Predicted 3D model of a 149-nucleotide RNA (FMN riboswitch aptamer (RFN element)) from Planosporangium thailandense. The prediction has a mean pLDDT of 76.
[in-house]
């Protein structure tokens, strides 16, 4: 390096203006935001090769709306608790959105242009932005050590 397993600690962002109103960060006009992993050509680095402006290898970084994932919501078994409520493990289920021109061998990924999505409870009023469950969980990544090859 790779494969397991252990512990640690990391692991979401975003309402600024104006408008109606008794009352809105929740409605209207505009603004603002985009976990993880995976593919990805431009694009950075470093290395080789070559006369070359080439070519090839490694590494980094590159999607909200391509594939899969986490959060939330339902269900089942199972341990545990139990006066009720119920905890955790594991396995299911549910879960949102993209066109178009350009270039190209090739791109829902670059470019340009116009669009669209966003859990669940609360609220003087309808929430991606506010307050809450949550000082939680989490998909992951990263560091240590332990086996293994």
């Nucleotide at each position: 390096a790779c494969g397991c397993g252990c512990u640690g600690g990391c692991g979401g962002g975003g309402c600024u203006c104006g408008g109606u109103g008794a009352a809105a960060g929740u409605c209207c006009g505009a603004a603002c935001c985009g976990g993880c992993g995976g593919u990805g050509a431009u694009c950075g680095g470093u290395c080789u090769c070559g006369u070359g402006u080439g070519a090839g290898a490694c590494c980094g970084g590159c999607a909200g709306c391509c594939c899969g994932c986490g959060a939330c919501c339902c269900g089942g078994u199972c341990a545990c608790a139990u006066c009720c409520g119920g905890u955790g493990a594991c396995c299911g289920g549910u879960g949102g959105a993209c066109c178009u021109g350009g270039u190209g061998a090739a791109a829902u990924u670059c470019c340009g242009g116009g669009g669209c999505c966003g859990a669940c409870g609360g609220u003087g009023a309808a929430a991606g932005u506010c307050c809450g469950g949550a000082u939680g969980g989490g998909a992951g990544g990263c560091a240590g050590c332990g086996c293994g090859c």